[in-house]
Order: sequence, then structure tokens, then C1' cells
RNA sequence: AAACACAAGGGGCUUAAUCAGGUUACUCUACCUGAACGGGGGAACCGAUUUUUGGGGUGAACUCGUAAGAGAGGGUUUGACUUCCGUCCUAACCCGUCAGCUAACUCCGUAGGCCUCCUGAGGAAGUUGUU
Repeated sequence: AAACACAAGGGGCUUAAUCAGGUUACUCUACCUGAACGGGGGAACCGAUUUUUGGGGUGAACUCGUAAGAGAGGGUUUGACUUCCGUCCUAACCCGUCAGCUAACUCCGUAGGCCUCCUGAGGAAGUUGUU
């Protein structure tokens, strides 16, 4: 000097998974409260009567097909939104025999996983905001 890796911090992405205040810790820990966002249960009316072929929930993560594949759904960011092309993904977990919708009411979650270190982040077009 270069390359690689790690830590702290910064900037972002996916997602509901963020923000603020207080106490404590004493160096960023733990707890509490509130806001915000998200999910479940739960009347009437309506719907459904198909319950071992169990049923149901979160989530884009499903359908058809023997298969090859096809359809459908979701992500693709560095102001925001929309469209097109290309490309990638279509998991996992939970409840425990039980739940349609559902006002009041009530319960719960705020994980995780990644990219990047400043013109670079897949490309193109349109609208729009700020400077």
C1' cells in the first nucleotide's frame, strides 16, 4: 500500500415490527408508561349449515398437472408514487377439537434477516415534492 474479515457508528431495504417520555444501569442494560402501526377473539343483520377426509390463525408464500411445466401472488430501496422490461422468492411457525361476518368489548405483537460506507445501489419512462 492492497485485499479480506470483524467491531462501533452512519445511510438504507424487507416487514406491523417504529417513535417519545420516565426510572434504573453507568455507558447504552433492564423495566414502566404513552403514541403509532399490525394481528386475534367477539352481537344483531346477513351468510353458512358438510363438522377425522378434523378444523383454524399469522404470512405474498397458493392453484392446476403423473411429470415437464403453466397460471397466480410477492420483493426489486437511498425524496414519494405509478407503469414497463429484466430478475429473484412463493417459506416457516402457531392454536389444540375450537373460532364465518361482527358494533360495544377484549387479548396479543412491535421479532428476525440483509445491503452499503458514498454518484455507488438492476434498467427505462411518466407524474410529483424539496433544494